RNA sequence: AACAAGAGUUGAGGCGCGGCACUCAUGAGUCACUGCGGGAAAGGGGGGCAGGCCCCGGCAUAACCCCGUAGCAAAAGGGUGUGCCGCCGAAGUCUUCUGUUGGGCCUGUUACCACAGAGGCUGGGCCUGUAGAGAAUAUUUGCAGGACUGUCACGACCUUUUCGUGGAGCGCUCUCUUGAA
Repeated sequence: AACAAGAGUUGAGGCGCGGCACUCAUGAGUCACUGCGGGAAAGGGGGGCAGGCCCCGGCAUAACCCCGUAGCAAAAGGGUGUGCCGCCGAAGUCUUCUGUUGGGCCUGUUACCACAGAGGCUGGGCCUGUAGAGAAUAUUUGCAGGACUGUCACGACCUUUUCGUGGAGCGCUCUCUUGAA
């Protein structure tokens, strides 16, 4: 030297990951609102539930609801493109747990949503099938399979190189320190 341990966080994978702003299409002639006509009806509304409080209507002169028609007419999530920013457990995800957190007219509850933390899983992108989300054939997530790709170990072939098997990012490469010889 190889090798082992520790520290640093150096760098790489490529249709690489994520965020922000703008733009475009879709969402959609849809939701909501208003007018008209019809139907049924005494209750109905204010976030899931409960209790209060408030509002609309009240024995049919029709509140809420349903259908049709006319007018008017969105938005969010997700997506295309461009630019910028942060990066390589980038990031994603979960029948998991935690929270004096946030979301209502008030209180409670914990149902739901959002956020944060802890823990588990996934090296990466792509394709196919399937299940879910979604307005959707876009897109996205989980699971399974397939080839590809990067990396390490082992083996074979071997100048280079190539092939096979297997593993995982708590990895690999790089630098430093210690041990070792």